This is a predicted structure of a 104-nucleotide RNA (Glycine riboswitch aptamer) from an Anaerolineales bacterium.

């Protein structure tokens, strides 16, 4: 120099979905009450697989089948939080740095 790695810096892109109604009250917000919706904060669930106990089998030894349990991912799922004019937030994504491992 270059590869990796990280709940890391910092700068860039970044969807969805009512600016709904009602009330103190004219406008957004808070509050309540209703009725419709998204998914990309964060969260929740699991498939394959593969491990462990059971059963059964005249005995041993293994396999397969059955029951049970454990581990088991996501942009898939749920809508708990969150979100539904700008703004703010935003998973990921690119640049950059820093830190630490590797390496010539």
């Nucleotide at each position: 120099a270059c590869g990796g790695u990280u709940c890391g810096u910092u700068g860039g892109g970044a969807a969805g979905a009512g600016a709904c109604u009602c009330a103190c009250a004219a406008a957004u917000u808070u509050u309540g009450a209703g009725c419709g919706c998204c998914g990309a904060a964060g969260g929740u669930g699991c498939a394959a697989a593969u491990c462990u106990g059971g059963a059964a089998c005249a005995g041993g030894c293994g396999a397969a089948c059955c029951c049970a349990g454990a581990u088991g991912a996501a942009a898939c799922u749920c809508u708990c939080a969150g979100g539904c004019a700008a703004a703010a937030g935003g998973a990921c994504c690119c640049a950059u740095c820093a830190a630490c491992c590797g390496a010539a």

Its mean pLDDT, the model's own confidence on a scale to 100, is 82.